[in-house]
Molecule: transfer RNA
Organism: Pseudomonadota bacterium
RNA sequence: AACUAGGUAGUUUAAUGGUAAAACAUUAGUUUCAUAAACUAAUUAUUGUUGGUUCGAUUCCAGCCCUAGUUA
Numbered sequence: 001a002a003c004u005a006g007g008u009a010g011u012u013u014a015a016u017g018g019u020a021a022a023a024c025a026u027u028a029g030u031u032u033c034a035u036a037a038a039c040u041a042a043u044u045a046u047u048g049u050u051g052g053u054u055c056g057a058u059u060c061c062a063g064c065c066c067u068a069g070u071u072a
Base pairs, nucleotide, nucleotide: 001071002070003069004068005067006066007065010024011023012022013021018055026042027041028040029039030038048064049063050062051061052060
């Protein structure tokens, strides 16, 4: 420098154009002498960023940033 893959909650992963889901974690409660476990509830996302296409974009397109890998 070129190419490939990826970037979504504190973490790990979903969602193939119709307004983002779950688990773990965190907090509170129930339970217990207490802790753990179990159960119930609650909270947390400008979907890396800037634009474009579209009635509508996590999704399609382009640039940039970041991470990993391959080639030179």